[in-house]
Molecule: FMN riboswitch aptamer (RFN element)
Organism: Paenibacillus ginsengarvi
Parts: sequence; C1' cells; structure tokens
RNA sequence: GCGAUCCUUCGGGGCAGGGUGAGAUUCCCAACCGGCGGUGAUUUCGGUGAGUAGCGGCGGCGAAUUGCCGUUGCCGCGCCGAAUUAGUCCGUGACCCGUGCCGAGCAAAUAGCCCGGCCGGUGGACCUGGUGCAAAUCCGGGACCGACAGUAUAGUCUGGAUGGGAGAAGGAGUCG
Repeated sequence: GCGAUCCUUCGGGGCAGGGUGAGAUUCCCAACCGGCGGUGAUUUCGGUGAGUAGCGGCGGCGAAUUGCCGUUGCCGCGCCGAAUUAGUCCGUGACCCGUGCCGAGCAAAUAGCCCGGCCGGUGGACCUGGUGCAAAUCCGGGACCGACAGUAUAGUCUGGAUGGGAGAAGGAGUCG
C1' cells in the first nucleotide's frame, strides 16, 4: 500500500403571492425543489515541459529602423495534480409487487398468518439554437418528470419514518 472483516459518525430539498369554493399549500394562475455512484470537449487554481508564431521588459549587435541575436515575463499550447461540473445519459436507493429461495415467530398442524434476509419484477422525464473534429453532460431558449396511505384530486402538507437507504468520511485489529 491492496484485499477481506469489524466499529463509529454522517447520509433529501421544495407551493411566495393570488383565484374559485362551505372546505383545496391537493383544483386553477403562478412559485419552488432535485438522493447516491459513474461518465462528463465545464470552469477555476497550482505545478511542470517544449517551443517560438504573438505581446511586453532587459541586455547585446548595428549608422539606424517596424532589423537581427540573447535572456526573461505574459498570453497561448502539451502534460500532471486538486477542487468543481447531468432531476430527464449509464447504473442504483427509497416506495410497491411475488407460483421464488432461506430463516425466526404465531398456530394442535400439513394449511394459514406474520416478520426479516436474499433473489427477481415493476419503476418517471428532452427537445431546440450556439460553439466545436465531436455535445446525452458546456452556453442560451423552451419543455417535461417526480412511490404509497390520508385529506377537495398533493413532487412541496400530514403519516409509515426517532424507520430504511444507495453511499460518504474516519478508525480498529488480524491475515495474505
């Protein structure tokens, strides 16, 4: 240093203002929000290299110039590193589902019920203009999407949830 194991902590945002109505943060106008990992011509910073086409400084040559030479800085270019960069691309989590598998519980018991794990399934959304060798990611514009239960129809309220969680950071000791 790497792999495996274990521990700790962290790990989701959002209806302003107005209309209708007995009643709506649920309808209508309008507003607002964007989990995690990856990718990512994004941007910024730092380092470094080569070279001399551009700009500048200094020195030299030259009678002299818009000249030549040397050196150095800037810009630019290449490489390396750090930070940053997608709700709609690739994957994934929550929610939901199960003729599946395993385990615990209830039950007299095969049945049945119920809980957990695994596995599987379901699971939303993008066009356009610009730049360019190249855009699914950059810049501009316009769109679109958002589990379940409750309730006047909910991405934003309340609830399951002081839950779960993709994962992130840190640590421990052992083995190789």